Source information
A computed fold for a 73-nucleotide RNA from a soil metagenome, annotated as transfer RNA.

RNA sequence: GGGCGGUUAGCUCAGCUGGUAGAGCGCUCGCCUUACAAGCGAGAGGUCGGGGGAUCGUGACCCUCACCGCCCA
Numbered sequence: 001g002g003g004c005g006g007u008u009a010g011c012u013c014a015g016c017u018g019g020u021a022g023a024g025c026g027c028u029c030g031c032c033u034u035a036c037a038a039g040c041g042a043g044a045g046g047u048c049g050g051g052g053g054a055u056c057g058u059g060a061c062c063c064u065c066a067c068c069g070c071c072c073a
Base pairs, nucleotide, nucleotide: 001072002071003070004069005068006067007066010025011024012023013022019056027043028042029041030040031039049065050064051063052062053061
């Protein structure tokens, strides 16, 4: 220098087909218990890596930049 994959909640990751962003774990509160854990119920938490473009509308499509990983030279 070239190619491919990845970047979404505190962590691990879904969301593949454009239409109001989700799960598990963790966290907070409540129930249960003498108490703790487990279990059950509820809740908080997200500029979807940055910028630009197409679209009525994007996490998703196009361009560009950054970072991580793999491969080629």
Overview: Rfam family: tRNA. Rfam classes the family as a transfer RNA. Rfam links the family to the GO term triplet codon-amino acid adaptor activity. About the family: Transfer RNA (tRNA) molecules are approximately 80 nucleotides in length.